[in-house]
RNA sequence: CGGGACGUAGUGUAACGGUAGCAUAAAUGCUUUGGGAGCAUUCAGUCCGGGUUCAAAUCCCGGCGUCCCGA
Numbered sequence: 001c002g003g004g005a006c007g008u009a010g011u012g013u014a015a016c017g018g019u020a021g022c023a024u025a026a027a028u029g030c031u032u033u034g035g036g037a038g039c040a041u042u043c044a045g046u047c048c049g050g051g052u053u054c055a056a057a058u059c060c061c062g063g064c065g066u067c068c069c070g071a
Base pairs, nucleotide, nucleotide: 001070002069003068004067005066006065007064010024011023012022013021018054026042027041028040029039030038047063048062049061050060051059
């Protein structure tokens, strides 16, 4: 320098263009003599900027970052 893949709660991982879920972590409560385990509730997210569309995490363009391949 060229090509490709990926970017979603603190972490990991889903989501035919139509309410963003799940697990784990965190907080509170119940349970226990206490701790752990268990149960219930809560909190927390689509990398950035444009475009298409009635509607975009999803499609298109540009950028940023990570990884892979080639030179």